[in-house]
RNA sequence: ACGCGCUGGCGGGGCUCGGUGAAAUUCCGAACCGGCGGUAAUCGGGGCGCAAUGCCCGGAGAGCCCGCGACCCGGUCGUAGCCAACGGCCGGUGGACCUGGUGUAAGUCCAGGGCCGACGGUCAAAGUCCGGAUGGGAGUUAGCGCGC
Numbered sequence: 001a002c003g004c005g006c007u008g009g010c011g012g013g014g015c016u017c018g019g020u021g022a023a024a025u026u027c028c029g030a031a032c033c034g035g036c037g038g039u040a041a042u043c044g045g046g047g048c049g050c051a052a053u054g055c056c057c058g059g060a061g062a063g064c065c066c067g068c069g070a071c072c073c074g075g076u077c078g079u080a081g082c083c084a085a086c087g088g089c090c091g092g093u094g095g096a097c098c099u100g101g102u103g104u105a106a107g108u109c110c111a112g113g114g115c116c117g118a119c120g121g122u123c124a125a126a127g128u129c130c131g132g133a134u135g136g137g138a139g140u141u142a143g144c145g146c147g148c
Base pairs, nucleotide, nucleotide: 002147003146004145005144006143007142008141009140010139016030017029018028019027031128032127033117034116035068036067037066038065042060043059045057046056047055048054063115064114072092073091074090075089076088077087078086079085097113098112099111100110101109119131120130121129
C1' cells in the first nucleotide's frame, strides 16, 4: 500500500419583493438552492532540479454525461404463531440541455438561452413551509484486529 472485519466521528441547500384572492412563503411576475462517487483540455499549491516545454506528490473542479443515495413498490428471512409495524438481504421504479465560441478533441471550459427537483400535510396546487426525521443515507475520515 491492498483486501476483509469491527468501532467511533462527519455526512443537504434554498421564499425576498410585488400581484390576485376570503384564504397562497403552495397560483402569477421576478427571486433563491444544488447530496455522494466517477470522468474532466480548466484552476491552483508543494517538492526535486542551474534551468526547461523536465520529473515527482497533494488539492479544487458537471443539478440536467455515467453510476449511487434519500422517497415509493414487490419478494424473502427475522423479531413472536397470525395481521400490522420495524429491521436484514435481494429486486423494481426513479428528474432535467441546447445553441454559439475555442480547439486535434468539450454533454465537464467560456458566452448565451433553457430545463429539473420523492412522499404525506395545508383556509389554495409547495424543490424552498410543516411532518415522518434527534430517522435513514450514498460515501468520507480516524482508530483497532486479521490476511497478503

The RNA shown here (FMN riboswitch aptamer (RFN element)) has 148 nucleotides and comes from Phytohabitans houttuyneae. Lineage of the source: Bacteria > Actinomycetota > Actinomycetes > Micromonosporaceae > Phytohabitans. Model confidence (mean pLDDT): 80 of 100. Of the family's consensus pairs, 100% are formed in the model.